Record summary:
Model confidence (mean pLDDT): 83 of 100. A computed fold for a 493-nucleotide part of an RNA from a bacterium, annotated as large-subunit ribosomal RNA, domain I.
Context: one part of a larger RNA
RNA sequence: GGCGUUUGGUGGAUGCCUUGGCAUCGAGAGGCGAUGAAGGACGUGAUACGCUGCGAAAAGCUUCGGGGAGCUGCGAAUGAGCUUUGAUCCGGAGAUAUCCGAAUGGGGAAACCCGGCCCUUUAGGGUCAUCGUUGUCUGAAUCCAUAGGGCAACGAGGCAAACCCGGUGAACUGAAAUAUCUAAGUAGCCGGAGGAAAGGACAUCAACCGAGACUCCGUUAGUAGUGACGAGCGAACGCGGACCAGGCCAGUGGCACACAUGGAAGAACCGGAACCGUCUGGAAAGUCGGGCCAGAGUGGGUGAUAGCCCCGUACGGGUAGUGUCCGUGUGUGUCCUCGAGUAGGGCGAGGCACGUGAAACCUUGUCUGAACGUGGGGGGACCACCCUCCAAGCCUAAGUACUCCUCGAUGACCGAUAGUGAACCAGUACCGUGAGGGAAAGGUGAAAAGCACCCCGAUGAGGGGAGUGAAAGAGACCUGAAACCGAACGCCU
Numbered sequence: 001g002g003c004g005u006u007u008g009g010u011g012g013a014u015g016c017c018u019u020g021g022c023a024u025c026g027a028g029a030g031g032c033g034a035u036g037a038a039g040g041a042c043g044u045g046a047u048a049c050g051c052u053g054c055g056a057a058a059a060g061c062u063u064c065g066g067g068g069a070g071c072u073g074c075g076a077a078u079g080a081g082c083u084u085u086g087a088u089c090c091g092g093a094g095a096u097a098u099c100c101g102a103a104u105g106g107g108g109a110a111a112c113c114c115g116g117c118c119c120u121u122u123a124g125g126g127u128c129a130u131c132g133u134u135g136u137c138u139g140a141a142u143c144c145a146u147a148g149g150g151c152a153a154c155g156a157g158g159c160a161a162a163c164c165c166g167g168u169g170a171a172c173u174g175a176a177a178u179a180u181c182u183a184a185g186u187a188g189c190c191g192g193a194g195g196a197a198a199g200g201a202c203a204u205c206a207a208c209c210g211a212g213a214c215u216c217c218g219u220u221a222g223u224a225g226u227g228a229c230g231a232g233c234g235a236a237c238g239c240g241g242a243c244c245a246g247g248c249c250a251g252u253g254g255c256a257c258a259c260a261u262g263g264a265a266g267a268a269c270c271g272g273a274a275c276c277g278u279c280u281g282g283a284a285a286g287u288c289g290g291g292c293c294a295g296a297g298u299g300g301g302u303g304a305u306a307g308c309c310c311c312g313u314a315c316g317g318g319u320a321g322u323g324u325c326c327g328u329g330u331g332u333g334u335c336c337u338c339g340a341g342u343a344g345g346g347c348g349a350g351g352c353a354c355g356u357g358a359a360a361c362c363u364u365g366u367c368u369g370a371a372c373g374u375g376g377g378g379g380g381a382c383c384a385c386c387c388u389c390c391a392a393g394c395c396u397a398a399g400u401a402c403u404c405c406u407c408g409a410u411g412a413c414c415g416a417u418a419g420u421g422a423a424c425c426a427g428u429a430c431c432g433u434g435a436g437g438g439a440a441a442g443g444u445g446a447a448a449a450g451c452a453c454c455c456c457g458a459u460g461a462g463g464g465g466a467g468u469g470a471a472a473g474a475g476a477c478c479u480g481a482a483a484c485c486g487a488a489c490g491c492c493u
Base pairs, nucleotide, nucleotide: 001492002491003490004489005488006487007486008485009484015478016443017442020414021413022411023410024409025408026407027406028405029403030402031159032158039100040099041098042055043054044053046078047077049075050074051073061094062093063092064091065090066089070082071081072080105114106113107112115128116127117126118125119124130156131155132154133153134152135151136150137149138148163194164192165191166190167189168188174181178228204211205210215242216241217240218239219238225233226232246395247394248393249339253335254334255333256332257331258330259329260328261327262326263325264324269317270316271315275290276289277288279286291308292307293297299311300310301309344368345367346366347365348364349363350362351361354380375390376389377388378387379386430437431436450477453465454464455463456462
């Protein structure tokens, strides 16, 4: 040095576990904001810091209700206190709510600086942005007026996950190149709204039979078409379903508000059945024996596996502000006359599955421009006949889409390199000028009973005794694989 056996160290795989995730279903909610939001800064405790809560009234204040013995949030303790004269805690309603932030008195390098006016007084309180609408008072050039100005009231502004409507609108890509075309009216940007939005009560389809608003799903159908007839794009009629609802334009009406009245749901929380003994064991819920309840044998906890030990579960109860919702009645306010610069036409575009095509239909930038029910539109150029409907006004639930969020339930979903990036003080540490990128990291034990005391050592690290414990070969920790590094012994060189 090698091989083998044994025994250790290191390391953190594996097994088991789960406080965290993921997905789906049901119900709710679908907004918050000048009465100052979302999000923050700084404070706030007896005690340094972080998290949580709260706001100079600062881990809190008031009141009403619940509840009934402990409590002063967590890491995490010590001190000092509170509490049956009912605390802590839970629910409803209030008070307070620094500074920044739409941020709004002016400024500003956010959490800071500097003001005016009116009250009060040495310390504070209130108010002062802009835009829009309405009202009112003024008021030029310029007589009337108008523009402009002042004041008041009301409203708006910002944030938020997706869903929705509108405006604007790419390119990569595909066509095996590329220009029409495609990607795609997608992504992006902008505006707006609601719990849904949009659409909606036939100037619609159909085919000589008829149907009867709109929306959504299945089918029709990858069909008819469209297309450098390439790549591709791609209906409708009809049928089957979901859901169903029709109204209004001067009156027995709609909408809003107030009042009266009737009804509904809803908080914390309350009641809530039934078990003992033996054995093993550190511990009984296990074993054995004998019982009981069940409108409750979903589930969780308890020193191993508990219907009957605990929390619960089935079932039943509970009601405040009069807050929410629904209905009825009364009052007050407010709202209007059937649709012309329209239909149609020319030119240029866009939308329709339809790329100008035989191209109807819809929208309209521009130029034009009717009829008036003896009328007008449509039936895919156009004409006739026939059929059908009545534009140029308005409203409309349900069926449909989505989930930042709340509650409940479920899983041939994950189980710490998985599952969210994040089970742990994570959008943290760290990286980047910045936009932005972005981790690692769970487990002693039933209970800290977390090793008093002694010894070696440097008043160390570490170790040996002793003690606790079922176990310390559970000691900062479950289990503890392999790589890797030792030691002892055997054999070989």